[in-house]
Context: one part of a larger RNA
RNA sequence: GAAUGUUGAAGGAACUCGGCAAAUUGACCCUGUAACUUCGGGAGAAAGGGUGCUUGUUUCAAAGCAAGUGGCACAGAAUAGGGGGUGGCGACUGUUUAAUAAAAACACAGGACUCUGCAAAGUAGAAAUACAAGAUAUAGAGUCUGACAUCUGCCCGGCACUAUAAAACGAAAGGGGGGCUAAACGGUCCACUGUAAGUCAUAGUAAACGGCGGCAGUAACUCUAACUGUCCUAAGGUAGCGAAAUUCCUUGCCAUAUAAUUGAUGGCCUGCAUGAAUGGUGUCACGACUGCCCCACUGUCUCCAACGUUCGCGCAGUGAAAUUGAAUUUUCCGUGCAGAUGCGGAAUACUAGCAGCAAGACGGUAAGACCCUGUGCACCUUUACUGAAGCAUUGUAUUGAUAUUUUUGAAAAAAUGUGUAGCAUAGGUGGGACUAUGUAAAUCUGCGGAUGAGGGCGGAGCCCUCAUCCGCAGAGCUUUGCGUAGGUUAAUGAAAUACCACUCUUUUUUUGGAAAUGUCUAACGAACGCUUUUUUUUACGUUUCGUACAGUACAUUGUGGUUAGUUUUCCUGGGGCGGGAGCCUCCUAAAAAGUAACGGAGGCGUGCGAAGGUAUAUUCAAGCGUUCUAAGAACAGUUGAAGAGCGUAAUGGUAUAAGUAUGCCUGACUGCAAGACUUACAAGUCAAGCAGGGACGAAAGUCGGUCAUAGUGAUCCGGGGACUCCGGGUGGAAGGGUCCUCGCUCAACGAAUCAAAGGUACGCCAGGGAUAACAGGCUUAUUGCCUCCGAGCGUCCAUAGCGACGAGGCGGUUUGGCAUCUCGAUGUCGACUCCACCGUAUCCUUUUCGUGAAGAAGCGAAAAAGGGUACAUGUGUUCAAUGUUUAAAACGGUACGUGAGUUGGGUUUAGAACGACGUGAGUCAGUUUGGUUCCUAUCUACUGUUAGAAUUGCAUAAUUACGGAAUACUCCAUCUAGUACGAGAGGACCGAUGGGGGCUUUCCUCUGGUGUUUCAGUUGUUUUACCAAAAGCAUUGCUGAGUAGCUACGAAAGCAUAGGAUAAUCGUUGAAAGAAUCUAAACGAGAAGCCUUUUCCAAUACAAGUUGUGCCUAAGGGUUAAAGAUUAUAACUUUUGAUAGGCAGAAAGUGUAAACUUUGUAAAAUGUUAGCUAAUCUGUACUAAACUUAUU
Repeated sequence: GAAUGUUGAAGGAACUCGGCAAAUUGACCCUGUAACUUCGGGAGAAAGGGUGCUUGUUUCAAAGCAAGUGGCACAGAAUAGGGGGUGGCGACUGUUUAAUAAAAACACAGGACUCUGCAAAGUAGAAAUACAAGAUAUAGAGUCUGACAUCUGCCCGGCACUAUAAAACGAAAGGGGGGCUAAACGGUCCACUGUAAGUCAUAGUAAACGGCGGCAGUAACUCUAACUGUCCUAAGGUAGCGAAAUUCCUUGCCAUAUAAUUGAUGGCCUGCAUGAAUGGUGUCACGACUGCCCCACUGUCUCCAACGUUCGCGCAGUGAAAUUGAAUUUUCCGUGCAGAUGCGGAAUACUAGCAGCAAGACGGUAAGACCCUGUGCACCUUUACUGAAGCAUUGUAUUGAUAUUUUUGAAAAAAUGUGUAGCAUAGGUGGGACUAUGUAAAUCUGCGGAUGAGGGCGGAGCCCUCAUCCGCAGAGCUUUGCGUAGGUUAAUGAAAUACCACUCUUUUUUUGGAAAUGUCUAACGAACGCUUUUUUUUACGUUUCGUACAGUACAUUGUGGUUAGUUUUCCUGGGGCGGGAGCCUCCUAAAAAGUAACGGAGGCGUGCGAAGGUAUAUUCAAGCGUUCUAAGAACAGUUGAAGAGCGUAAUGGUAUAAGUAUGCCUGACUGCAAGACUUACAAGUCAAGCAGGGACGAAAGUCGGUCAUAGUGAUCCGGGGACUCCGGGUGGAAGGGUCCUCGCUCAACGAAUCAAAGGUACGCCAGGGAUAACAGGCUUAUUGCCUCCGAGCGUCCAUAGCGACGAGGCGGUUUGGCAUCUCGAUGUCGACUCCACCGUAUCCUUUUCGUGAAGAAGCGAAAAAGGGUACAUGUGUUCAAUGUUUAAAACGGUACGUGAGUUGGGUUUAGAACGACGUGAGUCAGUUUGGUUCCUAUCUACUGUUAGAAUUGCAUAAUUACGGAAUACUCCAUCUAGUACGAGAGGACCGAUGGGGGCUUUCCUCUGGUGUUUCAGUUGUUUUACCAAAAGCAUUGCUGAGUAGCUACGAAAGCAUAGGAUAAUCGUUGAAAGAAUCUAAACGAGAAGCCUUUUCCAAUACAAGUUGUGCCUAAGGGUUAAAGAUUAUAACUUUUGAUAGGCAGAAAGUGUAAACUUUGUAAAAUGUUAGCUAAUCUGUACUAAACUUAUU
């Protein structure tokens, strides 16, 4: 000194962010108990009383009653609620960040919405399957809200979801068509048609995501605006509440409470930026939540003190760690990568320990977490980009039968068609004068028969062919006769019929396709049953249900932060926000060229077939003059080197024109190019000359756009044209190449991709003092202070006091600028500190000067830094405000002094809430609540304390004092004196006396505190066998006192006086300068300041001084304490001794011991100022010191 305990005078929260911590309370019995209330609570509310022991009485007991009795105290110790009032939030009990957050966050019962009909929705899974659930809408899932009470307004424009559905858009497949290609099969391409979901569209839904306005005017004081107008909107915030966990301004205004309140409560309403299940407003009870107030209580504090224990210290034993370039490791001023033990200068300094302290070693620890950078990482978000699951959709397959309806394609057949007029139901066009048909005959054909002829066979005979006749049957191409029906002609009409051909409208039938709806069962799915099986599957079935749907596979379109990969530029006086990024002109630019900045000014992203070429001609602007005529029209004029014009910015250029005008033209040409400029490259620029074919000009000549300098974009990829290019066996073709040309605000303009935004306080990594926040440094705009000038104010008068417009400095406290040390860490605001040191630009005190100074009190100024320089209230505050004091309540610096000294309220991690912003993740120099502060000290510095050496013989005692340190303060009252002064009111200097406050030092007689055992009382319990008496333990058990010591709240002393030299200032004499002048020579006065005087240290004061004494003392050991961490110091140590202990006595404390006697039933009382007693004092050798040895 710390930790942890005990006690504390007077005061009692003054402490502090905050009563943190501590203290108080506490048991049982009795009495008694408020607001409010969900009637249960609140409630142990609060508040008050009692409690021992003995005897008697009473009772089952507890509890009582009566009479006694002792104590400071009777729940005597231990165990054991402090209470009340009023806000916020959350209803409650619960849960949570194991290891910084227990909360207002989560949960919760209750409320609401949405989905889900069971093979449920939802969830997991690749699937099988499982959960949901062996449940079934009073069920299950999701989301929001959060008991209860009272309520829950308006908006459907956006987004989301749901529903509807006509058009439009809308994929693959399909359909018919076309182009190219191919021997063909096919391949490829193109529109068109047709089409699902989806988009679009129309509605609905807010206890879905969400949202819920301006500007003017108006009432008979004023103010205000019930009222009116107008604009906008999807609708304009209703009821409530309101400076709030929300209010910036703000410490809003008023009130309560306080001496004083940035806090609290109640109101107000101007709500930056309240508001209704992202729930609004209330509310009993509850809360280790968070504010405020009061009572009680206290060491939280004024203001600290003492004691116990442990650590710290010494000895013995044991024995780590971080750290460490090497160390021979001072101070100041300076310097320096800008804060030096190490550099320069000066100063200081004998050597080495030990105990302490933390100012420094930009101390240790952790490659800074803030900040920036990285073409780093991770996670999160979304209407960033691009994918993927999932979901939805359509097609095909698995996939069958049948009926009906609808629709559609094709072919064939049949039917269909009414204006008027006309015979009359005229589809259209064309052909067209005849057509169709009955009957009879002829005719023809077929069959049969007969006859004849011929032929064949050997013959009977048969067969074949032909001719004629007869019969029967048939035909209707031909002819004739007789009929029937229609047409032509005529008439009507726009059109004329017959008949033939082709064809239109509509309809029917047949057939193919598609869709829808039924029915069926056999695929498929599901259930059930039985058998098998350990079980589940599987298999089986006159079983049941669903059903060609579903499911699945492949293809297709849509949706898709559910998931994944990524992107999200750079410059930048840090980064962000803002601005910028290419090209042209000027200045900066320092007379070649070139030259930077988030330096100063402006332009461009084109225009023009004339505004181009050429030949020729011509001269502008402005001023003056002149009929109408003027600022401006015209010219018989005049001056006029450029002050004009040149499409456009600026600069340069320009009249010999590049300007203006006219004529003719297209060189705004093709192929080239010596040589230069510029230049990292890539690009860019100028260009004589040659060839071709041209324009203009008589010609020489000029012409490859424009007076010049801006008007722009690499490569890849792709398109168009041209070409004497290449053409993978050959010829072609495809394709490519060459020349010309087109497509980029690739504007972040040398262009990373065809295609890209955000958050991180949950963060991580690599780095950076190349770059910010703190501090230092430089600077000093700003800020603070001073000076100069002096317009004006001050009745008059610049300067008693002020002082405009201006000027010049100083300082390095503000806000900044710069980015210089430090990012392998320099801890940040405020408070505290028995922690200060310094400056002066002085707040007080001292000495002066001026005054618009009578006195008193002031105002302004000079010297002056010796000392001093407040406590409270609210606030985290510094500051500021307020209250009350004071002589005064000064301003600054010291890393905005001080965290290896404390705190941790604020700021500045992780939780959570409000308002606001954001689609969101999230964010806010906005608010609110909660939230780990490590280090045993090696060196320097400092405070102490020792040892050694030096100083030269040793020792001891004193002294001088170079030097150092300390001290230094101030108020009030009285007297002088109610005097000087003053009209009065008022009211002194100088001088004297007394008493305070503050600070310092010492001390313990007194007053107090403590006093861990000095005395006494006393509870519980154990033990000494028991009684009695004691002892142990319970914080020293508790309680009442208290010696020594230590202490303050106590006591005493001091902060005095005087001298010297001075400051401002005031003087004497006095010249330079015959005067004047405090000064130049000379001489004085003059301050709390300086040097002495006072106190302390002090010869290591290296010039180490001086003096006295001794030379037998000294050291060690021992007994010790007025000393003490250890050491040291001090006392004693041949007894001729009081050093300690013991003993005796005393002082002082406690308060009348035990034992016994007596009294009383007993508790108890009495004999008794007794007994006991630590540290004190006196005495006393009983015990222990009374020994050892060097040197001279």
Background: This is a predicted structure of a 1192-nucleotide part of an RNA (large-subunit ribosomal RNA, half B) from Entransia fimbriata. The gene name in the source record is rnl. The coordinates come from a structure-prediction model, not an experiment, and the mean pLDDT is 82. Lineage of the source: Eukaryota > Streptophyta > Klebsormidiophyceae > Entransiaceae > Entransia.